[in-house]
Context: one part of a larger RNA
Molecule: large-subunit ribosomal RNA, domain VI
Organism: Planctomycetota bacterium
RNA sequence: CGUCCCAGACUUGUCAGGAGUCAACCUUAGUACGAGAGGACUGGGUUGGACCAACCCCUGGUGAUCCUGUUGGACCGCUCGGUCCACCGCAGGGUAGCUACGUUGGGCAGGGAUAACCGCUGAAAGCAUCUAAGCGGGAAGCCCCCCUGGAGAUGAGGUCUGGUCGCAUUCGCGAGAGACCCCGGGAAGACCACCCGGUUGAUAGGCCGCGCGUGUAAGGGUUGAGAGGCCCUCAGCGGAGCGGUACUAAUGGUCGAAGG
Numbered sequence: 001c002g003u004c005c006c007a008g009a010c011u012u013g014u015c016a017g018g019a020g021u022c023a024a025c026c027u028u029a030g031u032a033c034g035a036g037a038g039g040a041c042u043g044g045g046u047u048g049g050a051c052c053a054a055c056c057c058c059u060g061g062u063g064a065u066c067c068u069g070u071u072g073g074a075c076c077g078c079u080c081g082g083u084c085c086a087c088c089g090c091a092g093g094g095u096a097g098c099u100a101c102g103u104u105g106g107g108c109a110g111g112g113a114u115a116a117c118c119g120c121u122g123a124a125a126g127c128a129u130c131u132a133a134g135c136g137g138g139a140a141g142c143c144c145c146c147c148u149g150g151a152g153a154u155g156a157g158g159u160c161u162g163g164u165c166g167c168a169u170u171c172g173c174g175a176g177a178g179a180c181c182c183c184g185g186g187a188a189g190a191c192c193a194c195c196c197g198g199u200u201g202a203u204a205g206g207c208c209g210c211g212c213g214u215g216u217a218a219g220g221g222u223u224g225a226g227a228g229g230c231c232c233u234c235a236g237c238g239g240a241g242c243g244g245u246a247c248u249a250a251u252g253g254u255c256g257a258a259g260g
Stems, first nucleotide, its partner, number of pairs: 001152001005163007015149004021049007033038001051106005059100004066093005071086006110144003117137004165174003178255004182198005203249003206245005212238003219232005
């Protein structure tokens, strides 16, 4: 821009993509078959491998913005207590998120038309013949069934809901369903897009509470020759988690429809 009024939703599916797997064990059954050795078709059940998808409750990983311990050095005048540098200095843990080594699910079943092949009826050709007319069976394969995209499918589809008012009549002026810019943000994201929110507000930050992580801060007291121990103290500190609370920040603009 189009889809022949403008919008907000929900859809049909021409078409395209994905998936489609393999094995072992138990049983049917040591049966059929076979002199024996051996040893099924078929049907039923169970488990696993690889592969695919989703997710983070569990088990782990990561978690350079969280906590702690500690070595050498520099600095805050010194002690104490800290900050910085040394691969994040090294080391022990670790929330959210992201993840696999973790968890859950999947390829099931069914229908249709067929291939090779197996048949029925059956002539040409008094027989025979699955074929010439006609009718069946028959594959992990084909089509459907399952998952995903999808009406620019210009053949532009369908359904529902909302709006289309007033004044002027060449132009136009306001109103208006709704949308966009802008702003606060996001398990969304390269940008864009998508989703939520914008004071009639919990969208982000702050603050408060809770959770969770570290593991008992500083300071004081006490004890010990001291390192250190004990008490105030399961303390102190803290990123992302779950709630609450307008304290801070979400200001303000633009576009927008045939007609009756």